[in-house]
RNA sequence: GAAGUUGGUCGGAUGGUCGCUGGAAGGUUUACCUUUCAGAGGAAAGUCCGGGCUCCACAGGGUAAGGUGCCAGAUAACGUCUGGGCGGCGUGAGCCGACGGCUAGUGCCACAGAAAAUAUACCGCCUCAUUCGUGAGGUAAGGGUGAAAUGGUGCGGUAAGAGCGCACCGCGCGGCGGGUAAUCGUCGUGGCAGGGUAAACCCCACCGGGAGCAAGACCAAAUAGGAAACCACUCGGCUUCGCGGCUGAAAAGGUACGACCCGUACCGGUUUCGGGUAGGUUGCAUGAGGUGUCUGGCGACAGGCAUCCCAGAUGAAUGAUUGUCCAAGACAGAACCCGGCUUACAGAUCAACUUGUUUU
RNA sequence: GGGCCGUUAGCUCAGCUGGUAGAGCACUCGGCUUUUAACCGAAUUGUCGUGAGUUCGAAUCUCACACGGCCCACCA
Numbered sequence: 001g002a003a004g005u006u007g008g009u010c011g012g013a014u015g016g017u018c019g020c021u022g023g024a025a026g027g028u029u030u031a032c033c034u035u036u037c038a039g040a041g042g043a044a045a046g047u048c049c050g051g052g053c054u055c056c057a058c059a060g061g062g063u064a065a066g067g068u069g070c071c072a073g074a075u076a077a078c079g080u081c082u083g084g085g086c087g088g089c090g091u092g093a094g095c096c097g098a099c100g101g102c103u104a105g106u107g108c109c110a111c112a113g114a115a116a117a118u119a120u121a122c123c124g125c126c127u128c129a130u131u132c133g134u135g136a137g138g139u140a141a142g143g144g145u146g147a148a149a150u151g152g153u154g155c156g157g158u159a160a161g162a163g164c165g166c167a168c169c170g171c172g173c174g175g176c177g178g179g180u181a182a183u184c185g186u187c188g189u190g191g192c193a194g195g196g197u198a199a200a201c202c203c204c205a206c207c208g209g210g211a212g213c214a215a216g217a218c219c220a221a222a223u224a225g226g227a228a229a230c231c232a233c234u235c236g237g238c239u240u241c242g243c244g245g246c247u248g249a250a251a252a253g254g255u256a257c258g259a260c261c262c263g264u265a266c267c268g269g270u271u272u273c274g275g276g277u278a279g280g281u282u283g284c285a286u287g288a289g290g291u292g293u294c295u296g297g298c299g300a301c302a303g304g305c306a307u308c309c310c311a312g313a314u315g316a317a318u319g320a321u322u323g324u325c326c327a328a329g330a331c332a333g334a335a336c337c338c339g340g341c342u343u344a345c346a347g348a349u350c351a352a353c354u355u356g357u358u359u360u
Numbered sequence: 361g362g363g364c365c366g367u368u369a370g371c372u373c374a375g376c377u378g379g380u381a382g383a384g385c386a387c388u389c390g391g392c393u394u395u396u397a398a399c400c401g402a403a404u405u406g407u408c409g410u411g412a413g414u415u416c417g418a419a420u421c422u423c424a425c426a427c428g429g430c431c432c433a434c435c436a
Base pairs, nucleotide, nucleotide: 002355003354004353005352006351007350008349009348010347012325013324014323015322016321017320018319020039021038022037023036024035025034026033027032028031041331045342046341048340049339050338051337052336053212054211055210056209060262061261062260063259066207067206068205069204070084071083072082073081074080085099086097087096088095089094100203101202105201106200107197108196109195122143123142124139125138126137127136128135129134151169152168153167154166155165156164170192171190172189173188174187175186176185177184178183216282217281218280219279226273227272228271229270230269231268234249235248236247237246238245239244253267254266255265256264257263275435276434277433289308290307291306292305293304294303295302296301326329361432362431363430364429365428366427367426370385371384372383373382379416388402389401390400391399409425410424411423412422413421
């Protein structure tokens, strides 16, 4: 110097004038004026997860549906993060992985193919028989089909073959050793169970009530406290081809438990239409907060000390215009608040590391 | 701000326990008719919104993104 990998930081700068929102102080005065201070992001986004907060529900138990899925840890919690294991990619720094179980069961595998999993024999190979057309038997080495074909390679063996026998690899089981564990190493043993699919049903383990700030609380104003529908099961009669409809009886029920049942509680409940108001206050910003430093930990992170207060709108503020400079400015704008993930993003810059080349 | 649903032929919709996509209307051609309509017959019509993944195979299963639509205030 080139090509990369990983992790951070920033993402126009600086003045003038005129505005907008909020806080504090002052003035006039009860809705304005003056001064001063502050005023979007790394994703404020998608709303995909998790938590706080609020209301509803909740004695307790069970079932269904849902989510997560190697191991250990971090955390308020998570599907996130950290470290490790295994597998894959890369020369490498590193990166990626829905990564429990098809030997619990069930299902599916179109077409092709003999056969798609209880098995089976199309071509071929071998033996026997033969009326020379073929038939009976053996065989999974070879061919062919397919995404996928019944462990792989080699030697022996055989009529031809075959885990039929043996060696190595793979697989299962058991022991020992390392490790908290996932798992790794090693020894022995079994000729070998066994196709794929669980982002198919399902099994196993773990998790968890429901809804959301338009939640909810308070004040004020106004109206017709109106109407309709629905709210269990059984039996008989009439009608009908039947579905169904009408009617009666017996009985007691109905509603709620925000998926259902047992069970429990209470005496009406739910929905729709119609009517009225379209006002204010609060929730609402001191928080799992930021910055610096020390300690513990490989790390995520935790703890101590010091210091700081940093948007709060509700037709919804953070803007308009102009001067100077440069490398000419991307994606994009809070709406109850946090932790993540994902997606979008012109560029600038820092640190660590890797691989070639050249020079010393 | 929050919650939910949808996207398949020109239009309206099926198909969603995976096996290669249909119906009606419309369009085109032929027949019937003097001609048109109606009727009869035939043919054509799709990147299944986009991009990844699982699978031998995806409209269908999973994830991400895009676009479109619906609902939600308070009082009695």
Molecule: RNase P RNA; transfer RNA
Organism: Gammaproteobacteria bacterium